[in-house]
This is a predicted structure of a 1390-nucleotide RNA (small-subunit ribosomal RNA) from an uncultured bacterium. Its mean pLDDT, the model's own confidence on a scale to 100, is 84. Rfam family: Bacterial small subunit ribosomal RNA.
RNA sequence: AGAGUUUGAUCCUGGCUCAGGAUGAACGCUGGCGGCGUGUUUAACACAUGCAAGUCGAGCGAGAAGCUCUCGAGUUGAUUCUUCGGAUGAAACAUGAGAGUGGAAAGCGGCGGACGGGUGAGUAACGCGUAGGCAACCUGCCCCUUGCAGAGGGAUAGCCUCGGGAAACCGGGAUUAAAACCUCAUAAUGCGGCACUGUGACAUCGCAGAGCCGCCAAAGAUUUAUCGGCAAGGGAUGGGCCUGCGUCUGAUUAGCUAGUUGGUGGGGUAACGGCCUACCAAGGCAACGAUCAGUAGCCGACCUGAGAGGGUGAUCGGCCACAUUGGAACUGAGACACGGUCCAAACUCCUACGGGAGGCAGCAGUGGAGAAUCUUGCACAAUGGGGGAAACCCUGAUGCAGCAACGCCGCGUGAAGGAUGAAGGCCCUUGGGUCGUAAACUUCUGUUCUAAGGGAAGAUAAUGACGGUACCUUAGGAGCAAGUCCCGGCUAACUACGUGCCAGCAGCCGCGGUAAUACGUAGGGGGCGAGCGUUAUCCGGAAUUAUUGGGCGUAAAGAGUACGUAGGUGGUUUCCUAAGCAUGGGGUUUAAGGCAAAGGCUUAACCAUUGUUCGCCCCAUGAACUGGGUUACUUGAGUGCUGGAGGGGAAAGCGGAAUUCCUAGUGUAGCGGUGAAAUGCGUAGAGAUUAGGAAGAACACCGGUGGCGAAGGCGGCUUUCUGGACUGUAACUGACGCUGAGGCUCGAAAGCGUGGGUAGCGAACAGGAUAAGAUACCCUGGUAGUCCACGCCGUAAACGAUGAAUACUAGGUGUCGGGGCCCACAGGGCUUCGGUGCCGCAGCUAACGCAAUAAGCAUUCCGCCUGGGGAGUACGGCCGCAAGGUUGAAACUCAAAGGAAUUGACGGGGGCCCGCACAAGCAGCGGAGCAUGUGGUUUAAUUCGACGCAACGCGAAGAACCUUACCAGGUCUUGACAUCCAGUUAAAGCAGUAGAGAUAUUGUGUGCCCUUCGGGGCGAACUGAGACAGGUGGUGCAUGGUUGUCGUCAGCUCGUGUCGUGAGAUGUUGGGUUAAGUCCCGCAACGAGCGCAACCCUUGUCUUCAGUUACCAUCAUUAAGUUGGGGACUCUGGAGAGACUGCCGGUGAUAAACCGGAGGAAGGUGGGGAUGACGUCAAAUCAUCAUGCCCCUUAUGGCCUGGGCUACACACGUACUACAAUGGCUAUUACAACGUGCAGCGACCUGGUGACAGGAAGCGAAACACUGAAAGAUAGUCUCAGUUCGGAUUGAAGUCUGCAACUCGACUUCAUGAAGUUGGAAUCGCUAGUAAUCGCGGAUCAGCAUGCCGCGGUGAAUACGUUCCCGGGCCUUGCACACACCGCCCGUCA
Repeated sequence: AGAGUUUGAUCCUGGCUCAGGAUGAACGCUGGCGGCGUGUUUAACACAUGCAAGUCGAGCGAGAAGCUCUCGAGUUGAUUCUUCGGAUGAAACAUGAGAGUGGAAAGCGGCGGACGGGUGAGUAACGCGUAGGCAACCUGCCCCUUGCAGAGGGAUAGCCUCGGGAAACCGGGAUUAAAACCUCAUAAUGCGGCACUGUGACAUCGCAGAGCCGCCAAAGAUUUAUCGGCAAGGGAUGGGCCUGCGUCUGAUUAGCUAGUUGGUGGGGUAACGGCCUACCAAGGCAACGAUCAGUAGCCGACCUGAGAGGGUGAUCGGCCACAUUGGAACUGAGACACGGUCCAAACUCCUACGGGAGGCAGCAGUGGAGAAUCUUGCACAAUGGGGGAAACCCUGAUGCAGCAACGCCGCGUGAAGGAUGAAGGCCCUUGGGUCGUAAACUUCUGUUCUAAGGGAAGAUAAUGACGGUACCUUAGGAGCAAGUCCCGGCUAACUACGUGCCAGCAGCCGCGGUAAUACGUAGGGGGCGAGCGUUAUCCGGAAUUAUUGGGCGUAAAGAGUACGUAGGUGGUUUCCUAAGCAUGGGGUUUAAGGCAAAGGCUUAACCAUUGUUCGCCCCAUGAACUGGGUUACUUGAGUGCUGGAGGGGAAAGCGGAAUUCCUAGUGUAGCGGUGAAAUGCGUAGAGAUUAGGAAGAACACCGGUGGCGAAGGCGGCUUUCUGGACUGUAACUGACGCUGAGGCUCGAAAGCGUGGGUAGCGAACAGGAUAAGAUACCCUGGUAGUCCACGCCGUAAACGAUGAAUACUAGGUGUCGGGGCCCACAGGGCUUCGGUGCCGCAGCUAACGCAAUAAGCAUUCCGCCUGGGGAGUACGGCCGCAAGGUUGAAACUCAAAGGAAUUGACGGGGGCCCGCACAAGCAGCGGAGCAUGUGGUUUAAUUCGACGCAACGCGAAGAACCUUACCAGGUCUUGACAUCCAGUUAAAGCAGUAGAGAUAUUGUGUGCCCUUCGGGGCGAACUGAGACAGGUGGUGCAUGGUUGUCGUCAGCUCGUGUCGUGAGAUGUUGGGUUAAGUCCCGCAACGAGCGCAACCCUUGUCUUCAGUUACCAUCAUUAAGUUGGGGACUCUGGAGAGACUGCCGGUGAUAAACCGGAGGAAGGUGGGGAUGACGUCAAAUCAUCAUGCCCCUUAUGGCCUGGGCUACACACGUACUACAAUGGCUAUUACAACGUGCAGCGACCUGGUGACAGGAAGCGAAACACUGAAAGAUAGUCUCAGUUCGGAUUGAAGUCUGCAACUCGACUUCAUGAAGUUGGAAUCGCUAGUAAUCGCGGAUCAGCAUGCCGCGGUGAAUACGUUCCCGGGCCUUGCACACACCGCCCGUCA
């Protein structure tokens, strides 16, 4: 830093998409270690349980349990004594009283629960940020200073007792203490009041000083060190209030406000204030956006960006707000109070039903919601906080640990050597390549890991949760540690297989319909790496909202038009000011963060140190520019005066032509209308014509890219009223100007309302036509309307698709209205101002184009645009009588929509030209019969292909078997054919048997060469196993080759140059000419190539050479060119000549060329052929052949027999034969050419009516044969008819070929004798030796020809011409087509 995507290609506009970075993330796959961070973004949803705010006995009373001691009575009762009744009484048990010790729980009192911690619901606000102010305020604990503490009093919790209640708790009585409470005293520098002086930037006032009057205080404790109390002043800290500026979206929210704005009195507060109240006034806010609605905690900062900006507001820090929801105050220095109180509400819990209790948005944790977010841990050791004199107590603040790849950072999963380039995988042209030094293997290392030992700092004397942690040492052993996404382009990275528009992929373009680098898998490769992808969101790229940094003629976009308010902006000049601006200085901009430097953890992340940073405010200085004030000016603007131009506007009057109607006359059968007609009018007299009259509307010619107007618009003539512009002059004003959101004016046509008017025209409507239909175009009628007056509407392709104003920037040429100067003056020239056109330079533009009337270069102001569709639609507002107008979205959907230009193709666009294209002709086809091909149908099969021209007598130059690919049946499985291996043996041939045959089987029968005789080799056959053969199976849309067609049409291109941003253009266009891009001329082109032409073959004339099998003029000869002979002629085979617009005349640019002529066998490419440019049709052919891939492999291969390809209600194509007299039949008689022949042609003879048969000469052919050519000619007959035309069909008998003519051949003879009497619509061929007509030959072939390919004979007619049909070529024009008009595309329905 860009890239992909609109097109056949191009440039532009324009959207969509991608590559980057980021995250409190989530999801998929995977997961070794450590450090530092982070972790309910959703339900401010509900919460079990535990903990999170207490402390002080050195303020006070009271003082439980426990312990010690003493005493009292009681029970049991050791011991001793005993009169045996008892006495004694140790010890134990239970218990009462007192003293001491002890200090729990509760209470009074003090301080703290207003901090710390959480959350972001509310809030668009002085809430926050920033800069200031308080002369309008408060401040516990802390610090400093000054002073003080004297004397009294009465209560009340607790405790005790009585009572109520389930409980929470409450009530009565008695009694008690204080640093609790109260009274008095003392007191000023404090507070209040009065008047004074000085001082302050500031009104109310502040500060300082001095004077008088009034008022207010206290508490003690003790271990004797101290701590605490009261008053006052000051400080520090923290707070309160006020102000400037900044702080999201919506105008489809435009008006809001009664305590509202201000004043006075009073109240209230720490304090100002409508903060509250009474009265008075009527204000206050708002287009610079009030009010309303929606959304939102704000900031430091964080992400992104080159920056300007845009987005965010987690963690950390500051402020605010909140604590289940709503409200309220109390206490206090501080709260209207998260773990305080009261009330109300919802919810949950307890209950004896009367009543009570609770608030995790503290830390953990639970349920729920959700894509989603952790442990009911340890410790107060550190840092901090509360209380206390202190010890100490409390502290889910905090310090740590746990869980989670959630993020950032670091490390590792080994290192070096190692080629038989192993095995294996994948690919393969089978040669190999690749994974790959990768592995194995050898030698090492020890980050991690495991075990053992030592062991911190954090702590300044003690005290360590973390933690036996970090770290260090030793030992062990490569051991436990790699994935994920991608590989068509963008975008780094390719192959195979599978799949077959299926399954699927996809961020955009798009892949997938049988050879997918895009789907799935594998191999390989690329990226990143303990992560990698996906999704979501933000910025970037996007100059795609453009301040930096865009546009509006045609791509989206100039309001229909002017006037004008606010606003914005503004000519020359003097002086002042200092707001903007510039410079310098100061204050602030918390810390953290960012950036730079160097430092500490092994490094980094992380942490710490130093420096630096926007903005805002204050002070000073400057005076060019802008602003403000002021003084002048005249050039901008306006006024006056002069003069002319004009369809500018309004009103009134007048005019003629035309149309229609009415009346009358003349007059008779049509008129009218159309492409053609009809409806309509007319014998009741139309139309036509003459005269008179009526009415309405519009104003021919002049008339003109001429005039006027802001636009819409304005056209007969006259008069009246009236607006503007222009020229000239320079008297007056002195910047008064420009633009213009809202506002307001005008505003074509149509339409609406009321009242007139209505000749013509004419929506709607009616009728007639047209057409498949025709709610249209055409015709005949015709109502609203068009016209007038008044009032609405307010829109148009209201267009120059171009807002207004000003200044500047080459020219040329018209035209309208004025002015000036000059001249040789019916006129002309020069110049100037204002309009209106054309051409054109620079410049601009994507191009087209614009170009002083800018779309150039600049300034000012306004309007408008931001992908296409949905849609100028819906809703809402405003306007309107209505019609409707104006303002004006979204959901959803597409990857384009679009502009200009280019090349083609196309047009029932234009121009020029050609062709048997039409026309002019001739002969056909379409009707009949038959042949043949095709479709269809049928069938076991009727094998397959070819389908407009350009398939259909086509592949097929010839299906009875074969062919043959099809069907039925019978058979073979390494195969009918090729190569390789092993074994065996000759195989073949001949004969027999079975069978439909393939085949099976029997008999017979046998190779060559070498040899050491054992054998070996060559060729062949059989058997066997597998590699393989084989396939007319599929794909002609995978292909080669070949072919058709446009089209033998004249075209198709290239190099260099030039033009264009480019696609492209030029050349190749133009003027002529030609069959031709053939040639000439011109030309920013100059040349060249493939085509055209020529060169080739054939035919037409001549010459020459050569004459056998061809020929025969002369000589001889014969029945006969038969023979001798000849080389003249014909002919044959070679080689040449000839024709080139060469010559003459005319036309034409003097050219090319054309027209005519001469000569010539032939004349303007002489006739014919071969020859087919770049390309088009995914044209035809996988069944000629070749071939990729796929498929079959005891069959989709091979063999055999029989059948089929020959079927037959029908339809089509192409031929043949006819319908007859230009003919048929019979007889006689002429004249060809091309060709072919040995498995052949076959003379001739004989037989047969004949097809043909039996013999048989000659000829591998200029020799012999096919081979008598036919039409023709001559003569006869038939006489217009279904015939002496026509020959189908059928019967009978035969001939030939062939293994075999049943399905299914050809021919012959006799007999039979169908349709058909010239063919509808439509349609084909042909321009001269052609059409037509006549026969002949050949290929294929055993046989089979009406087909095909050739050959000659006879031999016409017509062409005015290019309007039309078809096809083609060139130029031009339009285009929304490019698969290219068989296109594209609209509506309805499904």